Predicted 3D model of a 90-nucleotide RNA (c-di-GMP-I-GGC riboswitch aptamer) from an Acidobacteriota bacterium. It was read from a public genome assembly, where an Rfam model found it. NCBI's taxonomy places the organism under Bacteria, Pseudomonadati, Acidobacteriota. Model confidence (mean pLDDT): 79 of 100.
[in-house]
């Protein structure tokens, strides 16, 4: 340093539920059966999702299509960058 153990000590909390924001995706805050060694942090690259739009087509708000341009949202989808606890065995 790579590695990661039916090791120790502490974390961190997905469904879900309870209160609280938001038009939604989601987000806070307590609680937490799943799960994490980076499930700490950060939207740089894909990616999803959500509003908005384009476009078609019905007609007066609806279905389809899709991403030119647009704003947001996941970090527990996956790469990459910072940073970081423990030490068995290789």
């Nucleotide at each position: 340093c790579u590695c990661g153990a039916c090791a120790a000590a502490g974390g961190c909390u997905c469904a879900c539920c309870u209160g609280g924001g938001g038009a939604a995706a989601c987000c806070c805050a307590g609680g937490g059966c799943c799960g994490c060694a980076a499930a700490g942090c950060u939207c740089c690259a894909g990616g999803u999702c959500u509003u908005c739009g384009c476009c078609u087509g019905a007609u007066c708000u609806c279905a389809g299509c899709a991403g030119a341009c647009a704003a947001g949202a996941c970090a527990g989808c996956c790469g990459g960058g910072c940073u970081g606890c423990c030490g068995a065995a290789a």